[in-house]
Molecule: SAM riboswitch aptamer (S box leader)
Organism: Aquisphaera giovannonii
RNA sequence: AUCUUAUCCAGAGUGGCUGAGGGACGGGCCCUGUGACGCCACAGCAACCGGUUCACCCAUGGUGAAUGCUGGUGCUAACUCCUGCCCCGCGCGGCGAGGCCGAGAUCGAGGU
Repeated sequence: AUCUUAUCCAGAGUGGCUGAGGGACGGGCCCUGUGACGCCACAGCAACCGGUUCACCCAUGGUGAAUGCUGGUGCUAACUCCUGCCCCGCGCGGCGAGGCCGAGAUCGAGGU
């Protein structure tokens, strides 16, 4: 880098520096000089990995539950902001429901 798998309607921001873009992409709709994006500091959220405790088992390990732990990572506008493909319904330039189809993000596990 790529493939498979899991999760994505919950949660959590202040300050400093900088100075015009940002929300992956297209369409929409938003955020933004009342300071975006980015960087830094501190704070926080979550509980994927790790740790700890308990239970069970096919037992030097595995599974499940609990726990926020001076650990690792991720995250802290809007449901992944909505949508994109397919399908269904309706009062049909549109609206609503579904498939979890595609795309994307992220931790973990496995493969190349």